[in-house]
RNA sequence: CCCCGAAAGGGCAAACUCGCCGAAAGGCGAGGACGCAAAGCCAUGGGUCUAAACCCCGGGCCCAAGUGCGAGCGGAGCCCGGAUAUGACCGCCAGGCUGCCGAAG
Numbered sequence: 001c002c003c004c005g006a007a008a009g010g011g012c013a014a015a016c017u018c019g020c021c022g023a024a025a026g027g028c029g030a031g032g033a034c035g036c037a038a039a040g041c042c043a044u045g046g047g048u049c050u051a052a053a054c055c056c057c058g059g060g061c062c063c064a065a066g067u068g069c070g071a072g073c074g075g076a077g078c079c080c081g082g083a084u085a086u087g088a089c090c091g092c093c094a095g096g097c098u099g100c101c102g103a104a105g
Stems, first nucleotide, its partner, number of pairs: 003105001004102002011036002016031006034091001040097003044094003047089003053086001056082006062075002066073002
């Protein structure tokens, strides 16, 4: 120094509760501790979660222009459903950056 993880001093804080922000996932603060030696930091790859808005797809409603004798065609709009990350999570895995202590081996 690296692996590693005894001790000590400290550190972080899951679920849950309350408040605030957010459409949601989730975040922040306070309380609270299941756990954690990187549970410090970075959404880079995979993964997971969410889907308000834009775009897209399906269904329903609707009726301006245009078209049709008409049913309609067509099409702005509204509703429902689907799909989708530009959203979120590093306390899911990998990768990158940084880092306290020093027993045994």
The RNA shown here (c-di-GMP-I-GGC riboswitch aptamer) has 105 nucleotides and comes from an Armatimonadota bacterium. NCBI's taxonomy places the organism under Bacteria, Bacillati, Armatimonadota. The model forms 86% of the base pairs in the Rfam consensus.